[in-house]
Context: one part of a larger RNA
């Protein structure tokens, strides 16, 4: 900007795009079938292999705002306790997110039209003949069937509700976001739990520090699963979404 008033939901599906894979065991049945040696059709079931969606409840990875152990050295007078810096000094773990090697799922059933090919029925051509006139069967391939986009599908669809200046509606501005380069998109703006603080819980890490006792000391015990915790969860208006401001449809060519 179009879609011939102006929105704000939902919506049909022309038409595109994904997908379409495969093996291996077991019943049937050691049966049909074979002199055996072997050995199905049909039909049923069970396990896989890769690919592909989602997702993070298990299992791990990460996880440089979490929590510990440690080495040197500076440094806050000293002791203690702590903090820089040394690859995050270096080391054990780890919470959200993100993730796969983890979890679930999935190719499917089915219809229709056919190809080779196998048929019915039948003359031309008294016979034959699947074909000529008629009618069947039949594939992972085509057309639906599953998934996604999808009215720019200019044939620009379709319900439905609102609003006409006494203003439906959207922007701008703000607080944020499993959304994101930017823009979009999604929620919220005190008629408020959007972030953030703050409480409180969870997780995580593993027994803070001071003080007591024991020990000459390192150091051990007891207070003590204690102290601390990042992005989890619930809750609180205490800070910050303030006032506002722009557009916006002659009841419709």
């Nucleotide at each position: 900007u179009g879609u011939u008033c102006g929105a704000a939901a939902c919506u049909u599906g022309a038409g595109a795009a994904g997908a379409c894979u495969u093996c291996u065991u077991c019943c049937u049945a050691g049966u049909a079938c074979g002199a055996g040696a072997g050995g199905a059709c049909c039909g049923g079931a069970a396990g896989g292999a890769a690919c592909g969606u989602a997702u993070c409840u298990c299992u791990g990875g990460u996880g440089g705002a979490u929590c510990g152990g440690u080495u040197g050295u500076c440094a806050c007078g000293c002791c203690a306790g702590u903090g820089g810096c040394a690859u995050a000094g270096c080391c054990g773990a780890g919470u959200a997110g993100c993730u796969a090697a983890a979890u679930a799922c999935g190719g499917a059933c089915g219809a229709g039209a056919u190809a080779a090919c196998c048929g019915c029925u039948g003359a031309a051509a008294g016979c034959a003949u699947c074909u000529a006139a008629g009618c069947g069967g039949g594939a992972a391939a085509c057309u639906c069937a599953c998934u996604u986009c999808a009215a720019a599908a200019c044939u620009a669809g379709g319900u439905u509700u609102c609003g006409c200046u006494u203003g439906a509606g959207a922007g701008c501005c703000g607080g944020g976001g499993a959304a994101g380069a930017c823009u979009a998109c999604c929620c919220c703006g005190u008629c408020g739990a959007u972030a953030g603080g703050c409480c409180a819980g969870g997780u995580g890490u593993g027994u803070a520090a001071g003080c007591g006792c024991a020990g000459c000391a390192a150091u051990g015990c007891g207070u003590u699963g204690a102290g601390c915790u990042u992005a989890c969860u619930g809750g609180u208006a205490c800070u910050a979404a303030u006032u506002g401001c722009u557009c916006g449809a002659u009841u419709g060519g």
Predicted 3D model of a 253-nucleotide part of an RNA (large-subunit ribosomal RNA, domain VI) from Rhizobiales bacterium dw_265. Rfam family: Bacterial large subunit ribosomal RNA.